[in-house]
RNA sequence: CGGAGUGUAGCUCAGCCUGGUAGAGCAUUACUUUCGGGAAGUAAGGGUCGAAGGUUCGAAUCCUUUCACUCCGACCA
Numbered sequence: 001c002g003g004a005g006u007g008u009a010g011c012u013c014a015g016c017c018u019g020g021u022a023g024a025g026c027a028u029u030a031c032u033u034u035c036g037g038g039a040a041g042u043a044a045g046g047g048u049c050g051a052a053g054g055u056u057c058g059a060a061u062c063c064u065u066u067c068a069c070u071c072c073g074a075c076c077a
Base pairs, nucleotide, nucleotide: 001073002072003071004070005069006068007067010026011025012024013023020057028044029043030042031041032040050066051065052064053063054062
């Protein structure tokens, strides 16, 4: 320098192809249960999707640019 992949809740990920109110598990908090803890059950809080712009009635999803990380290749030594 060229190509590919990944980026979504505190963590691990789904959703993207085919645009339509952002989800799961774990974790956290409260309650129930227990003498207490643990386990279990119920409920709640928590992200507007790496960033910016565009298209659209509507964008995590499509387009453009850009950032970080990973992999492959090239170049130099």
Predicted 3D model of a 77-nucleotide RNA (transfer RNA) from Beggiatoa leptomitoformis. The prediction has a mean pLDDT of 81. It matches the Rfam family "tRNA". The organism belongs to Beggiatoa, within Bacteria. RNAcentral holds the sequence, with entries from ENA.